[in-house]
Context: one part of a larger RNA
């Protein structure tokens, strides 16, 4: 070196299982609720099934009777019309008694006595003249009739039920009788409420993983690399309006600051001068403009008009923006001209649907009309997740499932090295004196790849995760043992630096612990790498499924780097590697 057997399991990111964690899908399912919308169920009322009496009340109609007071005026004048008489032995005035009304003045009715008159027209007064009489009405009211109806109560015939008997040797059903309830209940239909009992669904995206937080449309500046445009959870700010003048036009004007001077008067009010020259002002953020002013003041005004719109800018679309000119009517100006809002760039919302106004007659469900539709002009959306899925929507899952992703997190590796560890430079200061025996501020420069991180590059058709056990191996920035230099080293001890990795480098108590604290030893009880070495070697105490409980949070389902008890660790070794024993 080849080969065989036995043994071990470090590697073949070993085998098995399209990762259960994490994210994604306008995926699914279970569960919850003060998510949305429905539906059972329960309930309110109307009508029907559903009939008959009585009483109290309400209300309508009708008949009869009454009722009616502003002031002035004989006096309690309802309105209008007719009207010169009307009522009375079928009992007038007056008186007595009673009842009702009432504005306390009186009016009306009934009974008795009484036995012949009472009232009006005319005149005064009044807006209106006699309830003398008749008719039709009004306000309120009484009685009767009638209709409707609330409530109470009674009835029996619907309807409901008990019991007995029969069909029938039948716990249903039907018939007959009896008793009870009763027009209620029950049922049907319409309607208001309630309604996780049930059902269907919704519950946004961006995001240096996701969640939490923040943001989402529009305007201005920088980033933006001197045309335009240009990203980030890059750096700064604004908007969701305002103005009838802050619009149009004509004419005119020029700010702001500094210095000096000047009563009250001051840093700053108003006055004067000089100098600088736009620093001022522009309704509101910024930028760009603006003195011929777009800034400031005044006069007159409404172009903050109607109908069109050549031609352009921008642009995927849809939108957005600029605009001469023509017609009509108008304002200012002597005129030329200017004016279709505002110095410009924000001040916003598609489509559908609905409402309002106007004009017209295009459609008009056999025809003619009409309802309605269409046209033009407005109005109604923090549809702000602002190109707006619906008129209408929240959660939870550790009971979970599927499809995917190393496009994206947790372990490990990689890159980086802020942080960490270690070193060096400068040397203020401490060290009685003296920077450098020792220590070393403020700062500066590195190394390592052991910490905490950042990034998200292999792996999600799986790279098993803390600690312990077993078994190692390497580094040296050396804990002990060895050899040296310096000392603020008398000695012993010790401090600091250099060389050095040969060997060595604890047992117990507590805790799942690594770590740490404690006890007692030791020459010493080193620091690290090795997938925070090692689970196809062991364990399984911790973490990290399903059960259960506490605290806290949540209405709840449930949740918690909070706690607590419990909780399946598979693999017969093909290759590499390793050990032992043979053969060649």
């Nucleotide at each position: 070196c080849c080969u065989a057997c036995a043994u071990c399991a470090a590697g073949a990111c070993g085998g098995a299982g399209a990762g259960a964690c994490c994210c994604c899908g306008u995926g699914g399912a279970g569960c919850u609720u003060u998510a949305c919308u429905a539906c059972a169920g329960c309930u309110u009322g109307g009508c029907a099934u559903u009939g008959g009496g009585u009483c109290c009340g309400a209300u309508g109609u009708u008949a009869u009777g009454c009722u009616g007071u502003g002031u002035a005026g004989u006096a309690u004048a309802g309105g209008u019309g007719g009207g010169a008489g009307a009522c009375u032995u079928u009992g007038a005035a007056a008186c007595c008694a009673g009842a009702g009304c009432g504005c306390u003045a009186g009016c009306u009715c009934u009974g008795g006595u009484g036995g012949a008159g009472u009232c009006g027209c005319a005149a005064u007064a009044u807006g209106a003249a006699a309830u003398a009489c008749c008719a039709c009405c009004c306000u309120g009211u009484a009685u009767g009739a009638u209709g409707u109806u609330u409530g109470a109560u009674c009835c029996u015939c619907a309807c409901c039920g008990u019991g007995a008997c029969c069909g029938u040797u039948a716990a249903c059903c039907g018939g007959u009788c009896u008793c009870g309830g009763a027009a209620c209940a029950g049922u049907g239909u319409c309607u208001g409420g309630u309604g996780g009992g049930u059902a269907g669904u919704u519950u946004g995206a961006c995001u240096g993983g996701g969640g939490c937080g923040g943001u989402c449309g529009c305007c201005u500046c920088c980033u933006a690399a001197a045309g335009a445009g240009u990203a980030a959870c890059g750096g700064a700010g604004g908007c969701g309006u305002u103005c009838a003048a802050a619009g149009g036009u004509u004419g005119g004007c020029u700010a702001a600051g500094u210095u000096c001077g000047g009563a009250u008067g001051g840093a700053a009010a108003u006055c004067g001068a000089a100098c600088u020259g736009a620093u001022a002002g522009u309704g509101c953020a910024a930028g760009c403009g603006c003195a011929c002013a777009a800034g400031c003041c005044a006069g007159c005004u409404u172009a903050a008009c109607u109908g069109u719109g050549a031609g352009g800018c921008c642009u995927a679309c849809a939108a957005g923006c600029c605009a001469a000119a023509c017609a009509g009517a108008u304002g200012g100006g002597a005129a030329a001209c200017c004016a279709g809002g505002a110095g410009c760039u924000a001040g916003u919302g598609a489509c559908c649907c609905g409402c309002u106004g106007c004009a017209u007659a295009a459609c008009a469900c056999g025809u003619g009309g009409a309802a309605g539709u269409g046209g033009c002009a407005g109005c109604g959306c923090u549809c702000a997740a602002c190109g707006g899925a619906u008129a209408a929507a929240a959660g939870u899952u550790a009971c979970c499932c599927c499809g995917g992703g190393g496009a994206u997190a947790a372990c490990a590796g990689g890159c980086u090295u802020a942080u960490a560890g270690c070193g060096c430079c400068c040397a203020a200061u401490a060290g009685u004196u003296c920077a450098c025996a020792u220590a070393g501020a403020c700062g500066g420069c590195g190394c390592u790849g052991u910490u905490u991180g950042g990034c998200a590059c292999c792996u999600c058709g799986a790279u098993g995760u803390c600690g312990g056990c077993u078994c190692g191996u390497c580094u040296c920035a050396u804990c002990c043992u060895g050899g040296a230099g310096g000392g603020g080293g008398a000695g012993c001890a010790c401090c600091u630096u250099c060389c050095a990795a040969g060997g060595g480098u604890a047992u117990g108590g507590c805790u799942g612990u690594u770590c740490g604290c404690c006890a007692u030893u030791u020459a010493a009880a080193g620091a690290g790498g090795u997938a925070c070495g090692c689970g196809a070697g062991c364990u399984g105490g911790g973490u990290u499924c399903a059960g259960a409980a506490c605290g806290u949070c949540g209405c709840g389902a449930g949740a918690c780097a909070g706690u607590u008890c419990g909780g399946u660790c598979c693999c017969u070794a093909u290759c590499u590697g390793a050990u032992g024993u043979g053969g060649g």
Molecule: large-subunit ribosomal RNA, domain V
Organism: bacterium